[in-house]
Model confidence (mean pLDDT): 80 of 100. This is a predicted structure of a 73-nucleotide RNA (transfer RNA) from a Planctomycetota bacterium. The source organism's lineage runs through Bacteria, Pseudomonadati and Planctomycetota.

RNA sequence: GCCCUCAUCGUCUAGGGGUCUAGGACAACAGAUUCUCAGUCUGUGAACUGGGGUUCGAAUCCCCAUGAGGGUG
Numbered sequence: 001g002c003c004c005u006c007a008u009c010g011u012c013u014a015g016g017g018g019u020c021u022a023g024g025a026c027a028a029c030a031g032a033u034u035c036u037c038a039g040u041c042u043g044u045g046a047a048c049u050g051g052g053g054u055u056c057g058a059a060u061c062c063c064c065a066u067g068a069g070g071g072u073g
Base pairs, nucleotide, nucleotide: 001072002071003070004069005068006067007066010026011025012024013023018056028044029043030042031041032040033039049065050064051063052062053061
């Protein structure tokens, strides 16, 4: 240089056009339980890499960029 894959809460991830207000686990915070801690239970906050396009409607499809990973001369 060329080709392929990926990018979603703090971390790991589900979701592949409408169903829901983007869900789950861990973590964080608050409360309950406990003499205290741990554990357990309940609750709360937190995310679609950027730009453009298609569409009535885009996290989802297309293009470009950026970043990460892999293959190859």